The RNA shown here (Bacterial RNase P class A) has 379 nucleotides and comes from a Candidatus Geothermincolales bacterium. Taxonomically the source falls in Candidatus Geothermincolales (Bacteria, Bacillati, Actinomycetota, Candidatus Geothermincolia).
RNA sequence: AGAGUCAGCCGGGUGGUCGCGGGCGCUUAGCGCCCGAGGAAAGUCCGGACUCCGAAGGGCAGGGAGCUGGGUAACGCCCAGGCGGGGCGACCCGACGGAAAGUGCCACAGAAAGGGAGACCGCCCGCCGGUGCACUGGCGCAUGCGGUACCGGCAGGCAAGGGUGAAAAGGUGGGGUAAGAGCCCACCAGCGGUCCUGGUGACAGGCCGGCUUGGUAAACCCCUCCCGGAGCAAGGCCAAAUAGGAGCCGAUGUCGCGGCCCGCGGCGCUCGAGGCUCGGGUAGGCCGCUCGAGGCCGCCGGUAACGGCGGUCCCAGAUGGAUGACCACCACCCGGUUUCAACCGGGUACAGGAUCCGGCUUACAGGCUGGCUCUCUCC
Repeated sequence: AGAGUCAGCCGGGUGGUCGCGGGCGCUUAGCGCCCGAGGAAAGUCCGGACUCCGAAGGGCAGGGAGCUGGGUAACGCCCAGGCGGGGCGACCCGACGGAAAGUGCCACAGAAAGGGAGACCGCCCGCCGGUGCACUGGCGCAUGCGGUACCGGCAGGCAAGGGUGAAAAGGUGGGGUAAGAGCCCACCAGCGGUCCUGGUGACAGGCCGGCUUGGUAAACCCCUCCCGGAGCAAGGCCAAAUAGGAGCCGAUGUCGCGGCCCGCGGCGCUCGAGGCUCGGGUAGGCCGCUCGAGGCCGCCGGUAACGGCGGUCCCAGAUGGAUGACCACCACCCGGUUUCAACCGGGUACAGGAUCCGGCUUACAGGCUGGCUCUCUCC
């Protein structure tokens, strides 16, 4: 200097004029002071706080999570580690329990896709037939027999070699065999172990052993753990108005506990609990409403996530729903004049709360800072 990787931050500012919402104060038809959108406010995907229902439950169904340890109010989140994969590396990715509980699926090709299936090309041995006489043995001297060589058929042995495929009964090398095979041996991979060492653990290393068990659960399923429901339009208070309305069902009743069952509880049993249908009135105001698992700074503990202690601050609370308009300067980016200074013109992303937090996911013009890795060059 370049390339990469991880983390953090900004994303407009200043001044003036007019105009908005909230709070406080005052001499109150007004004036003054203070505050006034986000890192994602978005998606509504998770988890909660809070409110109401439920006295409190059990089971089934349903939903979620899925290596280990830690953090947190909690989580499907975050941190650290393990194993597997990618990368020269810094780093990144992983719906990461179980395939010997069972049921499915693996097209095509190939002989065959397996809790022992499979022989297409092949290799070996035995029998029969044919070709040939170069070589060899015996007999004979006629050129025949046997072996070696080649081809074909039948039967048996093999799964080593080749082919097909994403994947073919572990891999490489050696021995052995008629030819072969974990048949045997060495090394490696896999599997198993009340074994040894290290670790909280997932696991790692060592030792021993039969020799050896396809893949897929992001297919159904099995196993382990977790889960009441509804939601600020939750839920309360005040005021006002109407028609203290009409009809039906109704007692082995009715309502509540998300669906179903059990169980429990409340009200009631013709002087009627509760439910259903029709009709009428109200749609106003206040609370909830922002002080929080809060922000910032410092110290301590911890590898870290995070926790503890101390100090400091109050940063929207609207409700047909607030921050807008104009001017000037600055910041950043692009273009032009002329390479610079200077000048001129244009532009400045994604995007706006509604109970509030912790996460995840998605969008984002332009810019800044730091750590680490690799390559090149110089000292």
It is recorded under the gene name rnpB. It matches the Rfam family "Bacterial RNase P class A". Rfam's curators write: Ribonuclease P (RNase P) is a ubiquitous endoribonuclease, found in archaea, bacteria and eukarya as well as chloroplasts and mitochondria. Its mean pLDDT, the model's own confidence on a scale to 100, is 75.